This is a predicted structure of a 105-nucleotide RNA (SAM riboswitch aptamer (S box leader)) from an Acidimicrobiaceae bacterium.
Its Rfam family is "SAM riboswitch aptamer (S box leader)". Rfam 15.1 lists 9,625 matches to the family in 4,158 species.
It was read from a public genome assembly, where an Rfam model found it.
The coordinates come from a structure-prediction model, not an experiment, and the mean pLDDT is 75.
The source organism's lineage runs through Bacteria, Actinomycetota, Acidimicrobiia, Acidimicrobiales and Acidimicrobiaceae.
[in-house]
């Protein structure tokens, strides 16, 4: 570094408006007038996409040196623009569609 198996499912607020359902569907199990869902404002989580910095790392590779270091690249890490997200594993099971797959596993 790769493969397989097992186990597990993390993180993230406050306020305003509205006012009855919501978690796509069926069944569960939940959330909700102690205001859910939705919308708005500010904020945050995460690190998918695109980047930024630089010298963070008892790391790796190459070159120069061969005393100790220098340079370049990589990986990890840092930052946070665009998405996404900020109840429960995208809540659980099932069903439908699509992909992969020998297989409705």
């Nucleotide at each position: 570094g790769g493969a397989u198996c097992a186990u597990c499912c993390a993180g993230a607020g406050c306020g305003g408006c509205u006012g009855a359902g919501g978690g796509a569907c069926g069944g569960g199990c939940c959330c909700c007038g102690u205001g859910a869902c939705g919308c708005c404002g500010c904020g945050g989580c995460a690190a998918c996409c695109a980047g930024c910095a630089g010298a963070g790392a008892c790391c790796c590779c190459c070159g120069c040196a061969c005393c100790a270091g220098c340079g370049g690249g990589g990986u990890c890490g840092g930052c946070a623009g665009g998405u996404g997200c900020c109840a429960a594993u995208g809540c659980c099971c099932g069903a439908u569609c699509g992909a992969u797959g020998a297989g409705g596993a």